[in-house]
RNA sequence: GCCGAUGUAGCUCAGUUGGCAGAGCACGAUCAUGGUAAGAUCGGGGUCGGCGGUUCGAUUCCGCCCAUCGGCU
Numbered sequence: 001g002c003c004g005a006u007g008u009a010g011c012u013c014a015g016u017u018g019g020c021a022g023a024g025c026a027c028g029a030u031c032a033u034g035g036u037a038a039g040a041u042c043g044g045g046g047u048c049g050g051c052g053g054u055u056c057g058a059u060u061c062c063g064c065c066c067a068u069c070g071g072c073u
Stems, first nucleotide, its partner, number of pairs: 001072007010025004019056001027043005049065005
């Protein structure tokens, strides 16, 4: 330099014919226990990597850029 994959909550990851952003763990509150752990219920937390384009509407489609990983030279 060229090619490809990945980027979504604190962490690990889902998310389809484009139409209200989710799960588990973690965190907070309550319940429960003589107390702790385990458990039950509820809750908070996201500019969906960035900038543009297409569209009535983009996490999703297209372009460029950034980061990480892999391959080729």
Background:
The prediction has a mean pLDDT of 81. This is a predicted structure of a 73-nucleotide RNA (transfer RNA) from a bacterium. Its Rfam family is "tRNA". It is annotated as a transfer RNA.